């Protein structure tokens, strides 16, 4: 420091996720050892038990206990406070502290910082002065007594450092300044003292109080406030101060967020980050708060007190029912909750409290120890050698590879752990819980001591078997549907290590909220526009001040932490000494540029004055011409009107069209134009007023600017109110039409409305999809228009429009009108979808506007711009594609193939085109793969081991049996090689495995093969430019061609697969060569024939060769490519034909040619054998035969090529009416056979009929192949004589030796063709031409398609499930408000009742005064109680839209001009998507025009 993940691919946007670090964690798998930290995050639930605050007898009466003196004694014990101590008891100090818990409360001077003073402080400390004389009492205690208890009641004694006077005052305190007040306590002693006590001031810690700055979210909380806010008097406190009171005054707080709701102790610090910063406050430290909920005071130096108290409540326990007791969020422990967090320990040995002169007691603070891998450090689980690369184990191409120096061996060591000995520091005199601990030494043995997680990518790590969209995994992408590196198991690796993982949470990464560090034309964002409050920023100059700023000094910033530098535990962690730093804060000293602020001064920004100038700029008012429609009067006659094409509609009552008149309402043609004015919105016939706005000018004023949160004015079109007005359009509505439907589009009517006053509404693709402002940033323009100054040229100013280029951007594009570069201000955005929706407020008559979530859910949505496919987009070409023709399917029978049925079985396979006379070049049996049934089981066939036999192998006969196959007899012949050695093979049997078969399944695991586009003209590639990139360029263009042919331009320049050539074959010809082929000449022969000699001249035959290339001439054409037209040529512009098929596409056919992977079967899914099947038949569907006749039927006469033959062609001759039989000659073939060509053509009939057309079917009677023609063959003879008289919609081939059309041959085959493949014979017709149909190349466009239009997608319906709103209501918390009750407490007032000290009198226990206490009211107030609202959570019949969900229904609304261009607002309608209306936008294709750009 980054990856993945949107797409075919790219760039950019932007979310989701991931590698990192941390945690008081917890939860799964494993667990050796020590240091060292840490351990209820949940119920501030509820608590049994025992501990956690007591000590002083040197402050006091005093003796319940225990000990000891000494006395007593009945030896049981008593008695003595004399000692030691000491229960209870008065009294002092403490308990307010803690290094003791806990975080519910609390958003607040409560916490941090850094100030203030109107204060108080017990114990210590340093200094001062004093500590005289009396007095009543009260508990313990003794009696009586009430109660279960808990704990009182009465009397009656008593002390003191309890308690009260009195006197005394230095210092203090009040005060009219005269004076007035106001203390004490003693103990103990070694007699020296100590320790105390009073009085005021002093410090040091400590507390109170106040005040600046900081300190969570919410404005779907915008007003809050009555003691409130301030005064003044008077109370109260240690102390100000509404803190209370009681008068006065109306104040006080808030957009710089009051109040109101939610959440939370705060800080040092912790994590995390590079920092800014973000989270987070456990343990350790400082604050604060609270102690079982609320409330209240008491004592005290200090409390409204965790182990005090009163009072209400709420739980719990005891009660004898009357009435008490209690408070773990102290340490342990317990239940309970939850994922989840330890001993009911040991010591005061050590720090530290608290008391006491002291010993000393107390002390769950605190030291220690258990307990947990919770973390965080440290150590081990063994070294070293070992190749036969050992057995196992995984895997294999079977040969090996891996586990692997890993094991074993073999040599060695003992750290930790274990056993035995020693054995501390911690303690500065005594004292040591830890603890026989820490460490030290000795023994003994590789001994006791490894797991966990991952191994597609992202991310480091591979393979096999199993599973088969199951089970499962998964943090994102996404993985599993028979060959999973991804489920699970295994081997084998990776990575950490006594842990490893998962899982939560935080930060990081996320520059994803941006201060540092983003953005808003199209991705998400600029308010519809304006004015303008507050608030931000602000022009030049001169002085001052010093708020901001800078720089020096000084205090603070607590210790612990982090960080440097060193130290002590064997290192670390940990502890520990400095030292830095704590980025702040607050005082003070200087600076004076910036910025602020005070004072003055200027004109470049702003305004106001004066003069002008365009213009659909805004408001009122009046005027006008065309033209619609309606109504009168004429002419005038059948139609008009509308559409694609018609109806609906009007018209013989006279439409329509035409003339003349009149009415009424909108609207303003031509000019008119990317002209012109305006802040938008928006404005268009003429005049006339009011008015906005530019431009010049300098005599004027002096920063008076600029933006603007809230406000605030205007604001399309629709649409609401009220009144008008209505020609024309016109939602809604109705009719006709289209449609499978048509709630649309089209046509014909028509009302709201559209107009006009007045008032609402406040949105629109309110668009430039671009906020308002200032400055600045080339040139070059280039055009245009306005308009203004200037004489002019032409220059300045304004107002538009467009180009080039730096720059910047994702990219397209912007570009002085910026989307540039800067500044200033506002507004918006943060991932899609839920949703611009719910709720809440706020507007509005409604209609709705506006401000504005959340649960759920997905891994995307999106801009741009590339490449292809596609389009009922556009250009330009080409094809029997159309069209021109010419013949045919389709209707008839028949043949053949599917499909369907059927059946035991009709075997498989091929399904638009590119399956379907197809695999089949030929199914009676075989074939055959199907079915029945019989039958084998190392097999019909391969190699290999043992045995055994033989040397083998064939033909005959019989016998069972459907046959396969069993078995019996006989016969022939005795397998090859050989080094001649039973030397090597062979062959039969049997046996037991190894394997054999498998037309068994996957053609979506594949090979090889083919089909199809398409014999269409494409399809690439190196280097080079170009882009950020996929790409592009070349290959596009302007002509040509059959062709990306070929030629010219041209950032290309070349080059390869296709094109074309090269190669077969036909067409013309030379040369050779001359049988089996010919046959002009010569001879010869014959019924007659090249039939004989003889010859190669034709013919033909088969090898070389020649010929054609736009070569030659004219024309066009850019003088090119080529093109047209001629000559010559057998042949002419690729001469005909064939072979040959680019990169790729269809998961396209084939596992049933073949091969081939996985998988299945192994007495069967294999092998034999018999019969049957594959030929079935209500139908349908392709291809094709033969016809329907007279261009023909029948009869007779008559011209070819290619081919094929020996298990075979098979002649001549006889015989059959004829298939065909008999023959058996000749041919392994230019010689011989198949072999006869058919049609034409000639001659003859027939004469338009279901026929002398046509031949199905059927009957008989034969022939031939063959082991066998029944299912199930092909032929013949006689007979029979169906449909069919030219074929509906629809369709198919064909451009010349071609269609038609005629026949002949071959392969396959024992036999079986109308079917395939080939060979000749006869031999046409037409092509105007590309508008359309279909296929195709090319350019070019739009695109939301890339499984590419058989793409993609929208809504309602129906069904499940989620989460939400509403909701009659109920249920609960929290809160306000008005009353109603009012315990406990202080305060005030009262005080019949009681009442030791003082005082006073009488005088001796009496009176009275002062003071005090009960009690008693009397306000205030806790809990409680009644009603009224706030608010926020549950629940809820019913319901609303919403999301999600392999195959559901209904259209077909979007993307192409999506088939009616789409979109934004409003209104109306309509199962539904949607439709129509008014404005508006282009984010619209196309094609014409208008304007700009560039270019000679």
């Nucleotide at each position: 420091a980054g990856a993945g993940u949107u797409u075919g691919a790219u760039c950019c946007u932007g979310g989701c996720u991931c590698a990192g670090a941390a945690c008081g964690a917890a939860c799964g798998c494993u667990g050796g050892c020590g240091g060292c930290a840490u351990g209820c995050u949940u119920a501030a639930c509820a608590c049994a038990u025992g501990c956690a605050a007591g000590u002083c007898g040197a402050a006091c009466g005093g003796u319940a206990a225990c000990a000891g003196g000494a006395c007593c004694u009945u030896c049981g014990g008593g008695a003595u406070g004399c000692u030691g101590a000491c229960g209870a008891g008065u009294g002092g100090c403490g308990c307010a502290c803690g290094a003791g818990g806990u975080g519910a409360g609390u958003a607040a001077c409560g916490c941090g910082u850094g100030g203030a003073u109107a204060u108080c402080u017990a114990u210590c400390c340093a200094a001062a002065g004093g500590u005289g004389g009396g007095g009543g009492a009260c508990a313990a205690c003794a009696g009586u007594u009430g109660g279960a208890a808990a704990c009182g009641a009465c009397u009656g004694c008593u002390a003191a450092u309890a308690c009260c006077g009195c006197a005394u005052a230095a210092u203090c305190c009040c005060u009219g300044a005269g004076g007035g007040g106001g203390a004490a306590a003693g103990g103990c002693u070694u007699c020296g003292g100590c320790c105390g006590c009073c009085u005021a001031a002093u410090g040091a810690g400590g507390a109170g109080u106040c005040c600046g700055c900081g300190u969570u979210g919410g404005a779907u909380u915008a007003g809050c406030u009555a003691g409130u806010u301030g005064g003044u008097g008077g109370g109260g406190u240690a102390a100000u101060g509404g803190c209370c009171u009681a008068c006065c005054a109306a104040g006080g707080c808030g957009a710089c967020g009051a109040u109101c709701c939610a959440u939370a102790g705060c800080u040092g610090g912790u994590c995390u980050g590079a920092g800014a910063a973000g989270a987070u406050g456990g343990u350790c430290a400082g604050c604060c708060a609270c102690a079982c909920u609320g409330g209240g005071a008491c004592u005290g130096a200090g409390a409204c007190a965790c182990g005090g108290c009163c009072c209400a409540g709420a739980c719990u326990c005891c009660u004898a029912c009357g009435g008490g007791a209690g408070g773990c969020a102290g340490c342990a422990g317990u239940g309970g909750g939850g994922a989840a967090u330890a001993u009911u320990g040991c010591g005061c040995a050590a720090u530290g409290g608290g008391g006491g002169a002291a010993a000393c007691c107390c002390u769950g603070a605190c030291g220690c120890a258990g307990c947990a891998a919770u973390g965080c450090c440290g150590c081990g689980u063994g070294a070293g050698u070992g190749a036969a690369g050992a057995a196992g184990g995984u895997u294999u191409u079977c040969g090996g590879a891996u586990u692997g120096u890993a094991a074993a061996g073999c040599u060695c060591u003992u750290u930790c752990a274990g056993c035995a000995g020693g054995g501390a520091a911690g303690a500065u005199a005594g004292u040591g819980a830890c603890g026989g601990u820490a460490c030290c030494u000795g023994c003994a043995g590789a001994a006791g001591a490894a797991g966990c997680c991952c191994c597609g990518g992202c991310u480091a790590a591979c393979u096999c078997c199993g599973u088969g969209c199951c089970a499962g995994c998964a943090g994102c992408c996404g993985c599993g549907g028979u060959a999973a590196u991804a489920c699970g198991g295994a081997g084998g690796g990776g990575g950490c290590g006594a842990g490893c993982g998962u899982u939560g949470u935080u930060c990081g990464g996320a520059a994803u909220u941006a201060c540092u560090g983003g953005g808003c034309g199209u991705a998400a964002a600029g308010a519809g526009c304006u004015c303008g409050u507050a608030g931000g920023c602000g022009g030049u100059u001169u002085a001052g001040u010093g708020c901001g700023u800078c720089g020096g000094a000084a205090g603070u910033g607590a210790a612990a932490g982090c960080c440097c530098c060193g130290g002590g535990c064997u290192c670390a962690a940990c502890c520990u000494g400095g030292g830095a730093a704590c980025u702040g804060c607050u005082u003070u000293c200087g600076a004076a540029a910036c910025g602020a602020c005070u004072a003055g001064a200027c004109u470049a920004g702003a305004g106001a004055c004066c003069g002008g100038u365009a213009g659909a700029g805004g408001a009122u008012g009046g005027c006008g011409g065309a033209a619609u429609u309606c109504c009168c009067c004429g002419u005038g006659u059948a139609g008009a009107g509308g559409u694609g094409a018609a109806a609906u509609u009007c018209g013989u009552a006279g439409a329509u069209a035409u003339g003349g008149g009149g009415a009424g309402g909108a609207a303003c043609a031509c000019c008119a134009g990317a002209g012109g004015c305006g802040a938008a919105g928006g404005c268009g016939g003429c005049c006339a007023u009011c008015u906005g706005a530019c431009c010049g000018g300098u005599a004027u004023u002096g920063a008076c600017g600029c933006u603007g949160a809230g406000g605030u004015a205007c604001g399309a079109a629709a649409g609401c109110g009220u009144g008008g007005g209505g020609a024309g359009c016109a939602a809604a509505c109705a009719g006709g039409a289209u449609u499978a439907g048509a709630u649309a589009c089209c046509c014909u009517g028509g009302u709201a409305g559209u107009c006009c006053a007045c008032g609402c509404c406040g949105u629109a693709a309110a668009c430039g999809a671009u906020g308002g402002g200032u400055g600045c940033u080339a040139a070059c323009g280039c055009u245009g228009g306005u308009u203004g100054a200037g004489u002019a040229a032409u220059u300045c100013a304004u107002c538009g429009g467009u180009g080039u280029c730096g720059u910047a951007c994702a990219a397209c594009g912007c570009a002085u009108u910026a989307a540039g570069c800067a500044c200033u201000c506002c507004g918006c955005c943060u991932g899609g979808g839920g949703a611009g929706u719910a709720c809440g407020g706020c507007c509005g008559c409604a209609a709705g506007g506006u401000u504005a979530a959340a649960a759920c859910u997905c891994a995307a949505a999106g801009g741009a711009a590339u490449u292809g496919a596609c389009g009922g987009g556009g250009g330009c070409c080409c094809g029997c594609a159309c069209a021109a023709g010419c013949g045919g399917u389709g209707g008839a029978g028949c043949a053949u193939g599917u499909g369907g049925u059927u059946u035991a079985a009709u075997u498989c396979g091929a399904c638009g085109c590119a399956a379907c006379g197809c695999g089949c070049a030929g199914a009676a049996c075989c074939u055959u793969a199907c079915c029945a049934g019989c039958u084998c089981u190392u097999g019909a066939c391969a190699u290999g081991g043992g045995a055994a036999g033989u040397a083998u192998g064939g033909g005959g006969a019989c016998c069972a049996g459907a046959g396969a196959u069993g078995g019996u007899c006989u016969u022939c012949u005795u397998c090859a090689g050989u080094u001649c050695g039973g030397c090597u093979g062979g062959c039969u049997u049997c046996c037991a495995c190894a394997c054999a078969g498998g037309u068994g399944c996957u053609g979506c695991a594949u090979g090889g093969c083919u089909g199809u586009c398409g014999u269409c003209a494409g399809c690439u590639c190196g280097u080079g430019u170009c882009g950020u990139g996929a790409g592009a360029u070349g290959u596009u263009g302007g002509g040509u061609u059959a062709a990306g042919u070929c030629c010219c331009g041209c950032a290309a320049c070349g080059a390869g697969c296709g094109c074309a050539a090269c190669c077969c074959u036909c067409g013309c010809u030379u040369u050779c060569a001359g049988u089996u082929g010919c046959c002009a000449u010569c001879g010869g022969g014959u019924a007659g024939a090249g039939c004989c000699g003889g010859g190669c001249a034709c013919u033909c035959u088969g090898a070389a060769g020649g010929a054609a290339c736009c070569g030659c001439c004219g024309g066009u054409g850019a003088u090119a490519a080529g093109c047209c037209g001629g000559a010559g040529g057998a042949a002419g512009g690729u001469g005909g034909g064939g072979a040959u098929g680019a990169c790729g596409u269809c998961a396209a056919g084939u596992c049933c040619u073949c091969a081939u992977g996985g998988c299945c079967c192994u007495u069967a899914u294999g092998g034999g054998c018999u019969g049957g099947g594959c030929u079935a038949c209500a139908c349908a569907c392709g291809u094709g035969c033969u016809a329907c006749a007279a261009u023909g039927g029948c009869g007779g006469u008559g011209c070819a090529a290619u081919g094929g033959g020996c298990a075979g062609c098979g002649a001549a001759g006889c015989c059959g009416c004829g298939a065909g039989g008999u023959g058996g000659a000749g041919c392994a073939a230019a010689u011989c056979c198949c072999a006869a060509a058919a049609a034409a053509g000639c001659c003859g009939u027939c004469u338009c009929a279901g026929u002398u057309c046509g031949g199905a079917u059927u009957g008989u009677u034969c022939u031939c192949u063959g082991c066998a023609a029944c299912u199930c063959g092909a032929g013949a003879g006689c007979a029979u004589g169906a449909a069919g008289u030219u074929g509906g919609a629809a369709u198919c081939g064909c451009u010349a030796g071609u269609a038609a059309u005629c026949g002949u041959g071959g392969a396959u085959c024992a036999g079986c063709a109308u079917g395939c493949c080939a060979c000749g014979g006869u031999g046409a017709a037409u092509a105007c031409g590309u508008u359309c149909c279909c296929g195709g190349g090319c350019c070019u466009u739009g695109u939301a398609c890339a499984c590419a239009c058989c793409g993609c997608c929208c809504g309602u319906c129906a069904c499940a499930c989620c989460a939400u709103g509403g909701g009659a209501g109920u249920u609960g918390g929290c809160u306000u408000u008005a009353c109603c009750c009012g315990a406990a407490g202080g305060c005030g007032g009262u005080g019949c009742g009681c009442u030791a000290a003082c005082c006073g009198g009488u005088u001796u226990a009496c009176c009275g005064g002062a003071g005090g206490c009960a009690g008693c009211c009397g306000a205030c107030c806790a809990c409680g109680g009644u009603g009224a609202g706030g608010u926020c959570a549950g629940c809820g019949a019913c319901u609303g839209g919403g999301g999600u969900g392999a195959a559901g229904u209904c259209g077909u609304a979007a993307c192409a001009a999506g088939g009616u261009a789409g979109c934004c607002g409003u209104a109306g309608g309509g199962g539904a998507a949607c439709c129509u209306g008014c404005g508006g936008c282009u984010g619209g294709a196309u094609c014409a025009c208008c304007u700009c750009c560039u270019u000679a």

The RNA shown here (small-subunit ribosomal RNA) has 1496 nucleotides and comes from an uncultured prokaryote. It matches the Rfam family "Bacterial small subunit ribosomal RNA". Gene Ontology terms of the family: structural constituent of ribosome and ribosome.